[in-house]
Context: one part of a larger RNA
RNA sequence: GGACGAACGCUGGCGGCGUGCUUAACACAUGCAAGUCGAGCGGUAAGGCCCUUCGGGGUACACGAGCGGCGAACGGGUGAGUAACACGUGGGCAACCUGCCCUUCACUUCGGGAUAAGCCCGGGAAACUGGGUCUAAUACCGGAUACGAACCACUAGGGCAUCUUGGUGGUUGGAAAGUUCCGGCGGUGAAGGAUGGGCCCGCGGCCUAUCAGCUUGUUGGUGGGGUAAAAGCCCACCAAGGCGACGACGGGUAGCCGGCCUGAGAGGGCGACCGGCCACACUGGGACUGAGACACGGCCCAGACUCCUACGGGAGGCAGCAGUGGGGAAUAUUGCACAAUGGGCGAAAGCCUGAUGCAGCGACGCCGCGUGAGGGAUGACUGCCUUCGGGUUGUAAACCUCUUUCAGUAGGGACGAAGCGCAAGUGACGGUACCUACAGAAGAAGCACCGGCUAACUACGUGCCAGCAGCCGCGGUAAUACGUAGGGUGCAAGCGUUGUCC
Numbered sequence: 001g002g003a004c005g006a007a008c009g010c011u012g013g014c015g016g017c018g019u020g021c022u023u024a025a026c027a028c029a030u031g032c033a034a035g036u037c038g039a040g041c042g043g044u045a046a047g048g049c050c051c052u053u054c055g056g057g058g059u060a061c062a063c064g065a066g067c068g069g070c071g072a073a074c075g076g077g078u079g080a081g082u083a084a085c086a087c088g089u090g091g092g093c094a095a096c097c098u099g100c101c102c103u104u105c106a107c108u109u110c111g112g113g114a115u116a117a118g119c120c121c122g123g124g125a126a127a128c129u130g131g132g133u134c135u136a137a138u139a140c141c142g143g144a145u146a147c148g149a150a151c152c153a154c155u156a157g158g159g160c161a162u163c164u165u166g167g168u169g170g171u172u173g174g175a176a177a178g179u180u181c182c183g184g185c186g187g188u189g190a191a192g193g194a195u196g197g198g199c200c201c202g203c204g205g206c207c208u209a210u211c212a213g214c215u216u217g218u219u220g221g222u223g224g225g226g227u228a229a230a231a232g233c234c235c236a237c238c239a240a241g242g243c244g245a246c247g248a249c250g251g252g253u254a255g256c257c258g259g260c261c262u263g264a265g266a267g268g269g270c271g272a273c274c275g276g277c278c279a280c281a282c283u284g285g286g287a288c289u290g291a292g293a294c295a296c297g298g299c300c301c302a303g304a305c306u307c308c309u310a311c312g313g314g315a316g317g318c319a320g321c322a323g324u325g326g327g328g329a330a331u332a333u334u335g336c337a338c339a340a341u342g343g344g345c346g347a348a349a350g351c352c353u354g355a356u357g358c359a360g361c362g363a364c365g366c367c368g369c370g371u372g373a374g375g376g377a378u379g380a381c382u383g384c385c386u387u388c389g390g391g392u393u394g395u396a397a398a399c400c401u402c403u404u405u406c407a408g409u410a411g412g413g414a415c416g417a418a419g420c421g422c423a424a425g426u427g428a429c430g431g432u433a434c435c436u437a438c439a440g441a442a443g444a445a446g447c448a449c450c451g452g453c454u455a456a457c458u459a460c461g462u463g464c465c466a467g468c469a470g471c472c473g474c475g476g477u478a479a480u481a482c483g484u485a486g487g488g489u490g491c492a493a494g495c496g497u498u499g500u501c502c
Base pairs, nucleotide, nucleotide: 001502002501003500004499006498007497008496009495010494013369014368015367016366017365018364019362020361021327026325027324028323030322031321032320035070036069037068040067041066043063044062047061048059049058050057051056077280078279079278087204088203089202090201091200092199093198096197097196101193102192103191104190105189106188107187108186109143110142111141112140118133119132120131121130122129123128149172150171151170152169153168154167155166156165157164158163178185179184206252207251208250213243214242215241218240219239220238221237222236223235224234225233255277256276257275258274259270260269261268262267282303283302284301285300286299305316306315307314308313333359335358336357337356341355342353343352344351345350372402373401374400375399383392384391385390406443408438409437410436411435412434416429419426420425446491447490448489449488450487451472452471453470457486458485459484460483461482467474468473
């Protein structure tokens, strides 16, 4: 000198764009953050409309609860753990999976038994739950058929060792779901694609030797189990191996990267915002469902904590968005909207979406603008200094002539809208930006420094006191170094200080 997710002191006019718990992965009141589909199903709790003998009935514009499907594994948060194939980069899988989507081929056949909701009867303070009875399906189960699959035999090619691709024959067991406005929307099997993932390997990136030896599923083999899949991943048996000064093992620290800061570069430091990957979701463990989880707003067990209780028993998990307490030098609103972009569901209308778009707060940062412009000397007054002549403040003010950005008031007033809807219509931001008019210089300047380094000097007060200080050093009676004033210098809606990095 530059930089910062900064903080502190003094000060503070406006706007745009960014950005804002770095500490306690501390504890959390309250609300919201994941639903949707009636074009899968039985139905009808509430509302609307119609009828009513006032008990109720009808309709299906619709739809609570329920069965069923898809989603809930995305999106959002955090950085605790992790020195590891976690990450980066380059490869491999002849050892693998992939819902929804796209392409191609074939099929969509015949049956069956239940169950929730409902109704009836109970238990419980509650959370919730038991029994009986009725019923539906794209829910569940059985049969048929089928390319393919597994195994065996024969056979043709290819490769990278195990192998792999294709043809023929045989055996074995294996699918489906309807709905319709007849346009479709679906369902099943197979092959391919796309997307997303899983596994393996080479290389690379912290400190410590005041850690020198480490290891028994350890290292390898055979056989088996297991997985979508290779493998001590797991198991039985066998062998005695494997790693290490090219730093094993241990300890400390740490999410990694694209990048960011600095620097001429080499390098050094960092990993906030944005993007990719990983890990975690009160703490520890476990599996279930599923194409996908060992699952933040799912389940089970244990633990700590909090809450309810009729004391028998239950409920909970903000490292989602706001917000609260606490910690701290320190970090925001319990806001608006789904209008746009994107996501889930749906044929669609649409519903949901604290993702997102916006608004609010903070000079926290960067950038832009303003606080007026021109003229104006008898160099007024005041202040300060003075050698008492004057000097300086100073064209500064007054005064004259102008201008009106920004802020203010009034009028007009968007783009963002594509789409959807028969149409009417549909913008949170927002009466915002922007345009026009009006009034009046009107509402808008501070902070640090002035001994040298380093740009800027005098007076008074103080008297090694009070104090200053980044280094050298100032202060003990004329202090340009302390305090105040006048003046000056530098930056400017900021200026200084502190911390950290280069």
The prediction has a mean pLDDT of 85. The part of an RNA shown here (small-subunit ribosomal RNA, 5' domain) has 502 nucleotides and comes from Pseudonocardiaceae bacterium YIM PH 21723. It was read from a public genome assembly. Its Rfam family is "Bacterial small subunit ribosomal RNA". Its family is annotated with ribosome and structural constituent of ribosome in the Gene Ontology.